Model confidence (mean pLDDT): 82 of 100. Small-subunit ribosomal RNA, 5' domain from an uncultured Opitutaceae bacterium, 547 nucleotides, folded computationally. It matches the Rfam family "Bacterial small subunit ribosomal RNA".
Context: one part of a larger RNA
C1' cells in the first nucleotide's frame, strides 16, 4: 500500500448490488422442510337425481319424513404404483485413485426419456382394508371370518435373449462380432376415451385412439472399476508387511481383483523417504505482486465424505440411506414402572460458547423438481420482502452574489493578524428524504373456445398449428408528475522525524505519550486542553491475519 465472511471505538442521511456462526460436527422447545395417482384396486362417507317402500297430515292432488336400490359428482383410512438416492445443510473424517487432468473397461450396471423391432393368451390361490372377540396406561399388538387389483403365483407362446456347438471375420494377451443348427431355459396388465356396420337378452365381443405392460437392440444423460502425473510439514519417525506378495482352485460381485476361502511358494515396499507421527476436505477459484512467486480455499460452481457415536443389513434401476429399519452406547422425554419415544450438520428460531454474525417473515406468481392423462397438488429449493455502514459503488448535507473585512474566539511585538466570504444579508435551485396522484416488465405456457390438416369406417376421439380468453407474492416497490421547503442530513484521525499539517495555557521524570527513533526533570510545535491547520469522509481509526 493492498486485502478480509471481520471485530472493536467515535459517529451516522440517502439508494443499489451483494453478504452475514469463522468458536461448540455442543444440546435443542415450537412450527414448517416429500409427497403425489380415484384415469391400478376394494371398502367407506357427503351431497343430488330416480324407482320402491314404511309413517304422519290430507277427501285427493301433494308435502314431509324412514329404509331398501340404482346412477353421477366430490372427498377419502388402506392395498398397488411412482418419487422419497434429487433438491437443502455441514466439513467431523481423509495426505487417500479423496481431488485435479489425461487415458483405459475386449472386466461393468443403469429406473424414468428417444428411437427401433416383436407381443400383451389363458388360469389360480391369498391378503389389507372391513366385521367380530381379545391384550396393553400408552406405543402399539393377537385370534377369528370376508374380498378386490397395474399385488402376489403357475401354464401357453417365443419376435428375441441365455447356454452348448459349428463356420466365417477382426483384434490388443484374455478375447470381440456376424451367421447356422438345437426333445435346452426363459415374458407380459391392464385403466381411460369414443364409436358406423355385424354378433349378443344385457355386460360386452368387435374398431379406432392414448396411457400403461413384456422380451430385445441402440442411444442419451447418470453410475462402477483400473492406470500415468500433479498438489503440506516432520529422519528428534529408518526400516515396514503375514492376507503380507505372487500362484493354482473355488466362493462372491453389475464387474476385474486376495474382495473372500483353501493349498502351494516366499515374495512385496524403502533414503528418488517406506512406515510412523502432526496437519488438512480437494479444486475452478480468491488476495496480493510488475512478474515469478506467496498466502488462502467464506459466498458461487465441479468431486467427495459425513447425518447423536458405533456398527449392520433389508428394500431398490440406484442407499448400507439427513427428514427408512435393526442392534449397541451416551444424553433428553413420556409412564399405570411392566414398557416406550426422539435425533435442526433442512428454513426460522431457542440455549450455551464466544471479540463475533439476522425474520419462529410473504409466495408457489417466475425458474426447477416429484407425482398425475389433466386440471391441479406438494415444493422453508428457488422467487421476495425485513434486519446489521458488513463490503463495494453512486447521490446528498446546497449554489451564485455579498467587505464597516461585524460580533465573537484565539494569538499579539498591542500596530495588528487570523478565523474569513466563511457568517449575516440578497437572488436561486429542488437530488435524496417528505405529502398527493398515476403506475410498467418480470407472463409466457398449462388449460379453454373457434377455425384448419393428419389419424379413422367416422363429421367421435386424440395429435399437430393458427386465433381470441385466463394466471403477479413483491406491489402502499421501480419510474413518471405535481406540492412544500434551505428547510431534515458531518464526522473522525492526525499536527516532533519517518508523515501533509504549528501556536497558546496548564503540568513539571508527576500525570501521561508511544509503530520505531524517542518526548516529560519550569518557557514541552511529542502529555492534557484551546484556537488553528492537514488528510480521509458516511465514514474514520485501533486491533488481528495475509501477500
Nucleotide at each position: 500500500g493492498a486485502a478480509u465472511g471481520a471485530a472493536c471505538g467515535c459517529u451516522g442521511g440517502c439508494g443499489g448490488c451483494g453478504u452475514g456462526g469463522u468458536u461448540a460436527a455442543g444440546a435443542c422447545a415450537u412450527g414448517c422442510a416429500a409427497g403425489u395417482c380415484g384415469a391400478a384396486c376394494g371398502g367407506g362417507g357427503u351431497u343430488u337425481u330416480u324407482a320402491c317402500u314404511a309413517g304422519u297430515a290430507g277427501c285427493a292432488a301433494u308435502a314431509c319424513c324412514u329404509g331398501u336400490a340404482a346412477a353421477a359428482a366430490c372427498c377419502u383410512a388402506g392395498u398397488g404404483g411412482c418419487g422419497a438416492a434429487c433438491g437443502g445443510g455441514u466439513g467431523c473424517g481423509u495426505a487417500a485413485c479423496a481431488c485435479g487432468u489425461g487415458a483405459a473397461c475386449a472386466a461393468u450396471c443403469u429406473a424414468c426419456c428417444u428411437u427401433u423391432a416383436a407381443g400383451u393368451g389363458g388360469g389360480g390361490a391369498a391378503u389389507a382394508a372391513u366385521u367380530a372377540g381379545c391384550c396393553g396406561a400408552a406405543a402399539g399388538g393377537c385370534u377369528a371370518a370376508c374380498u378386490a387389483a397395474u399385488a402376489c403365483c403357475g401354464c401357453a407362446u417365443g419376435u428375441g435373449g441365455u447356454c452348448a456347438a459349428a463356420a466365417c471375420u477382426c483384434g490388443c494377451a484374455u478375447g470381440a462380432g456376424u451367421u447356422u443348427u438345437g426333445c435346452a431355459c426363459u415374458a407380459a396388465a391392464g385403466u381411460c376415451a369414443g364409436g358406423g356396420a355385424c354378433c349378443g337378452u344385457a355386460a360386452g365381443g368387435c374398431c379406432u385412439g392414448a396411457c400403461g405392460c413384456u422380451u430385445a437392440a441402440a442411444g442419451a444423460g447418470g453410475a462402477g472399476u483400473u492406470c500415468g502425473c500433479g498438489g503440506c510439514c516432520u529422519a528428534u519417525c529408518a526400516g515396514c508387511u503375514u492376507g503380507u506378495u505372487g500362484g493354482u482352485g473355488a466362493g462372491g460381485u453389475a464387474a476385474c481383483g486376495g474382495c473372500u476361502c483353501a493349498c502351494c511358494a516366499a515374495g512385496g515396499c524403502a533414503a528418488a523417504g517406506a512406515c510412523g507421527g502432526g496437519u488438512a476436505g480437494c479444486u475452478g477459484g480468491u488476495c496480493u505482486g510488475a512478474g515469478a512467486g506467496g498466502a488462502u480455499g467464506a459466498u458461487c460452481a465441479g468431486c467427495c465424505a459425513c447425518a447423536c457415536u458405533g456398527g449392520a443389513a433389508c428394500u431398490g434401476a440406484g442407499a448400507c440411506a439427513c427428514g427408512g429399519u435393526c442392534c449397541a452406547g451416551a444424553c433428553a422425554c413420556c409412564u399405570a414402572c411392566g414398557g416406550g419415544u426422539g435425533g435442526c450438520a433442512g428454513c426460522a428460531g431457542u440455549u450455551u460458547c464466544g471479540a463475533a454474525u439476522c425474520a419462529u417473515u410473504c409466495a408457489c406468481a417466475a425458474u426447477g423438481g416429484g407425482c398425475g392423462a389433466a386440471a391441479g397438488c406438494c415444493u422453508g429449493a428457488u422467487g421476495g420482502u425485513g434486519c446489521g455502514a458488513c463490503g463495494c459503488c453512486g447521490c446528498g448535507u446546497g449554489a451564485g452574489g455579498g467587505a464597516u473585512g461585524a460580533c465573537g474566539g484565539u494569538c499579539u511585538u498591542c500596530g495588528g493578524a487570523u478565523u474569513g466570504u466563511a457568517a449575516a444579508c440578497c437572488u436561486c435551485u429542488g437530488u435524496c428524504a417528505c405529502c398527493a396522484g398515476g403506475g410498467a416488465a418480470g407472463a409466457a405456457a398449462c388449460g379453454u373456445u373457434u377455425a384448419u390438416a393428419g389419424u379413422u369406417a367416422a363429421u367421435a376421439g386424440c395429435u399437430a398449428u393458427a386465433a381470441g380468453c385466463c394466471u403477479g407474492a413483491c406491489u402502499u416497490a421501480a419510474c413518471c408528475u405535481g406540492g412544500a421547503g434551505a428547510g431534515g442530513a458531518a464526522g473522525c484521525a492526525g499536527u516532533g522525524g519517518c508523515u501533509a499539517a504549528c501556536u497558546c495555557u496548564g503540568u513539571g521524570c508527576c500525570a501521561g505519550c508511544a509503530g520505531c527513533c524517542g518526548c516529560g526533570g519550569u518557557a514541552a510545535u511529542a502529555c492534557a486542553g484551546a484556537g488553528a491547520c492537514u488528510g480521509c469522509a458516511a465514514g474514520c481509526g485501533u486491533u488481528a491475519u495475509u501477500c